A computed fold for a 75-nucleotide RNA from a Deinococcales bacterium, annotated as transfer RNA.
Lineage of the source: Bacteria > Thermotogati > Deinococcota > Deinococci > Deinococcales.
Model confidence (mean pLDDT): 80 of 100.
The sequence is in RNAcentral, with records from ENA.
The same sequence occurs in records of 3 taxa.
It matches the Rfam family "tRNA". Gene Ontology term of the family: triplet codon-amino acid adaptor activity.

RNA sequence: GCUCGUGUAGCUCAGUGGUAGAGCACUCCCUUGGUAAGGGAGAGGUCGACGGUUCAACCCCGUCCACGAGCUCCA
Numbered sequence: 001g002c003u004c005g006u007g008u009a010g011c012u013c014a015g016u017g018g019u020a021g022a023g024c025a026c027u028c029c030c031u032u033g034g035u036a037a038g039g040g041a042g043a044g045g046u047c048g049a050c051g052g053u054u055c056a057a058c059c060c061c062g063u064c065c066a067c068g069a070g071c072u073c074c075a
Base pairs, nucleotide, nucleotide: 001071002070003069004068005067006066007065010024011023012022013021018055026042027041028040029039030038048064049063050062051061052060
C1' cells in the first nucleotide's frame, strides 16, 4: 500500500428498512433474626464520525477514524 472483518448500555453480545433489546453488573423493594440465593420494579444508549439513498436507516451506499486478520512491494 491492497483486501476482508468488527465498532450497539459499565462488561459480553442480539437486533438484515417501521417505537433500540437480553444476560451480568448498578439502584430500590419483597423474602430472612442477619447474609447468600431467589423474586419484583427501575435507571442507564446522540447505535464509532460525517455525508448520501428512502416517507422512514443500528440495518443499504460513500468517505474517514479505531481495533483485528490476511496479502503484496521496497529497504